[in-house]
Molecule: c-di-GMP-I riboswitch aptamer
Organism: soil metagenome
RNA sequence: GAUAAGAGCAAAUCCAGGGUAACCUGGAGGCGCAAAGCCGCGGGUCCUGAUUCAUACGGACGGCCGGGUUGCCGAA
Numbered sequence: 001g002a003u004a005a006g007a008g009c010a011a012a013u014c015c016a017g018g019g020u021a022a023c024c025u026g027g028a029g030g031c032g033c034a035a036a037g038c039c040g041c042g043g044g045u046c047c048u049g050a051u052u053c054a055u056a057c058g059g060a061c062g063g064c065c066g067g068g069u070u071g072c073c074g075a076a
Base pairs, nucleotide, nucleotide: 001073008033009032013028014027015026016025017024018023031063037069038068039067041066042065043064044061045060046059047058
């Protein structure tokens, strides 16, 4: 980061399975993404919650943002 090229990932939804849940895995699907590759380090949001509220401990989200790190191509 281009009216490039070759690729890649894969939203919502549906089906099957796991989990109390957030959510995750596989198949279909394709909203989109120049890191929408990886890492829960910081912030944030969500779940659980000792007590029907808030809340500790614990958990989830990398497609919420920042940061770290690795990668494809090569016009201006």